[in-house]
RNA sequence: CUGCGGGAGAGGACUUGUCGGUGGCAGACUAACACCGACAAGACGCCGAAGGCGCAACUCGCUCGGAAACGCUCAGGUAACAGGACCGUAG
Repeated sequence: CUGCGGGAGAGGACUUGUCGGUGGCAGACUAACACCGACAAGACGCCGAAGGCGCAACUCGCUCGGAAACGCUCAGGUAACAGGACCGUAG
C1' cells in the first nucleotide's frame, strides 16, 4: 500500500424551488390544493473516528523538530447506502 472481516457519534428535522407519482375534478382536458419520493439551494442545531489546524505528556545533553483516541470544528458527517480513525487477518 492492497484484499477480506469488524467498526462509533449526531435533525430519516425545517424553509424554498424544480421534476415525477397519487388524490382532487359529474365526464374529458386541466388548475388551485394536499400527500409521497428524488434532486438543488438556504438558515440554524448537533457529531467527531477521513483529512486539516492547535496545545501537550513524551522524545532530545540543549536547540530545531516529531508527537494523541486531548482540543477546534475549516472540510466532512447527521435513516439506509457510501465513508470511517482504529483492530484482526492475508499478501

The prediction has a mean pLDDT of 80. The RNA shown here (Glycine riboswitch aptamer) has 91 nucleotides and comes from a marine sediment metagenome.